RNAcentral holds the sequence, with entries from ENA.
Predicted 3D model of a 414-nucleotide RNA (Bacterial RNase P class A) from Roseobacter sp.
The gene name in the source record is rnpB.
Its mean pLDDT, the model's own confidence on a scale to 100, is 76.
Of the family's consensus pairs, 96% are formed in the model.
[in-house]
Order: sequence, then C1' cells, then structure tokens
RNA sequence: GCGGAAGGCCGGAUGACCGCUGCUGUGGGGCAACUCACGGGGGAGGAAAGUCCGGACUCCAGAAAGUGACGGUGCCGGGUAACGCCCGGGCGGGGCAACCCGACGGAAAGCGCCACAGAAAUGAAACCGCCAUCCUUUAGGUCGGGCAACCGAAACCAGAGGCGGGCAAGGGUGAAAAGGUGGGGUAAGAGCCCACCGCGCCGCUGGCAACAGGGGCGGCAUGGCAAGCCCCACCGGGAGCAAUGCCAAAUAGGGAUCGCGUGUCGCUUGGACACAGGCGGCGGGGUUGCUUUUGCCCCAGCAGAUCCGGGUUGGCAGCUAGAGCUGUCCGGGCAAUCGGGCAGCAAGAGGAAUGGUCAUCGAACCAAGGGCAGCCUUGGGGAACAGAAUCCGGCUUAUAGGCCUUUCGCGCGU
Repeated sequence: GCGGAAGGCCGGAUGACCGCUGCUGUGGGGCAACUCACGGGGGAGGAAAGUCCGGACUCCAGAAAGUGACGGUGCCGGGUAACGCCCGGGCGGGGCAACCCGACGGAAAGCGCCACAGAAAUGAAACCGCCAUCCUUUAGGUCGGGCAACCGAAACCAGAGGCGGGCAAGGGUGAAAAGGUGGGGUAAGAGCCCACCGCGCCGCUGGCAACAGGGGCGGCAUGGCAAGCCCCACCGGGAGCAAUGCCAAAUAGGGAUCGCGUGUCGCUUGGACACAGGCGGCGGGGUUGCUUUUGCCCCAGCAGAUCCGGGUUGGCAGCUAGAGCUGUCCGGGCAAUCGGGCAGCAAGAGGAAUGGUCAUCGAACCAAGGGCAGCCUUGGGGAACAGAAUCCGGCUUAUAGGCCUUUCGCGCGU
C1' cells in the first nucleotide's frame, strides 16, 4: 500500500422568536375543588419499531399437592429476577489466517416415509461384468501323417455360443447401495485372513462436565429421516394497563337460558298434634380438565349463575425513582457478571404534547480549477432509519454517512 476479520462510538450543531404539554416559584381571586397574571425549569430513540421470547405488576380460577392433555426447550458448565438471552468450553463444518457458522438428546422401544433413476431403497439385490466345471462349435497354437503344397484329429491352450452354478471386486443409477485404505488369499471374489483407520462393548487416565487420550475384546451384526409421529429429560395455570381500583353519572331490576335441590340422628324452644325455629353430628350436593387433602357454601329457595336488550360512557388513581441510567475509582472472576465508594441525570402525554419560522454553521454528494500524489481552492447542495403510550431484561429487523481500537493475509521499502 491492497484485500479482509472482530469489537465499539456518533448519527446534524448553535441562537432568537412564536406555540403545545407536565412540573414549579411569587402575587391576586375563591369556603374549597380550582383559576388568572408574571417568572423559572423539563419534554423521543439506538432502534421509541416487530410484539418474537423472558419477567415485574394486576385481575380471574378458594388454597395446596399430584397427575392428564396441550405448548415450549434440548451438547456441557457458569451468569441472571428470569429467558429460547449472554459468557466460557466441547464436538462438527467453513476459511491460508484473523475468525465465522451449527434445531448439537434418542434411529439395536415402536409406527411411518425414502420421489426420480436404478437389477436392487431394507427380513437387500444381480443389469453389465468376473469365474471354474459340463455341453456344443471353430481349427489360430498344438498333436499325427507327408519332401512339400497339404491332409487328418480334437486330449491340452485359445476364440465363440449354451444349461445350471459361484461372486459382489470393477462398471453403471442415485442424496444414500451393508464399513474405508493397503496387503495376503482365491477358480473368481469376499472381514475369508492380517495391519491401520472407523464402529460397538469393557475397563483405565485426564477433566466438575460435555468430551479427549491411550489399552483390551468383537470381524462388523446396527442404511437415512425425529425442522414425521414418537420416546426421554426439564420448564410452563389463563388473560392483559382498553389489566385493575375508586368517585361521579345513569337505570326498566325488562327478556332468555341453565345449575343444585326437598336427607337423617340427637339436644332444645314454641305448640294439643301436625309442624316451625335454633345448635351440633353424620350423610348428600356445589366449588380450576381430573384425583386427593383442607377450607367455604347449600340441603327449600339459594335476593344462585350466564347471556341479551336498554341506560351511562366523565373524572381520579394505576403512572413512571427502578432487577434505574451515565461517568469514574476499588475489589473478585478468563469472561458474562458480581460486591462496593464518589459524582451527576431524570418526558409522563393519553385519541394522545415533544412543533413551526428565521439567522449562522454545516457531512455526504455534484461541478470547475490546481497538484505526480495524499490533497487544496471556489461554487452549488443541505442530512439515513424512524416517533414514547404501564415498566424492565433480551432477540430480531430498518438505518445516508462518519470516526476509533484490536487483528489476519499478501506485496513493497529500510
């Protein structure tokens, strides 16, 4: 110098004037709620977004335990309020490297699927091919005869064909073809045998663990898919701030549907009895999908439950100081992060404020000129994605342009 990798930061600035919305000071008015005037000060983001995860908070299911169904997560360890997030590590894959990526439990529990091609796709198979025997055939070698041309033969070699058989090495198909490479072996072959690698089992060493290393045994039996059902382990009740509470206002207790259900014993009060009331026990019924325990309610009317219609739809709280943020320092930890000290900071609107105008300055970009080049001068130009809605921790997505740190490879110079 060129090309990369990882991480972080900023993301228009300043001023004046006029608004909008909270807070607040002084003064005035009002019994008060409140209101008027003047002044001061606060008022969008790194993603406020998607609403995809995890929580806080609130209500509902009476409470607790267990369990079913459903949903989610899925290598190991750590962090955290928690997580599907983060950090560190392992394994696998990619890259020369810095570094990056990974739905990464189980396929010898069961079921299901494996298109096309191909002989065969799962209790594997044999299209081409290889192989020996047997049969037929040819007559090149061969054998017999002949001086030779040539004639004859068919045991052996060779070629061609055939019945049945052996093989799975090679070819071909496929995403995938029943371990791989090399050697031995064989008629040809084959874990048939051997070495190494892979795989399975057993134990050893290191590590908290995932896992790694080396040893012995087994000749290999067990194809792939669980982002198919399923199995295993762990986690999860539902709904959400339009939650929810209070005040005010309003109203016809109008209509429909449904649930449980008339127990029994003792004591007692009233009563002539029938019966009615009270208390207690037992029993029955109801109460989250189910079960158990416990509590509560009901047993003659429970002013039970749900829905529809109609009416009212205004105010206050929830509401923004918290698992807070920023800077800096100390300590523990490889790190995520944890403990502590000091200083500073602070939207709370709510059908929804955070805006407008002007001036000055201004990055990218464009044009012209200059310079070998880095670049310089002048003019033009005028800033990406985007907009809080209960709050917090994450993830993901969008983002013009600029800056910083660390680091890898190649080239050149000294």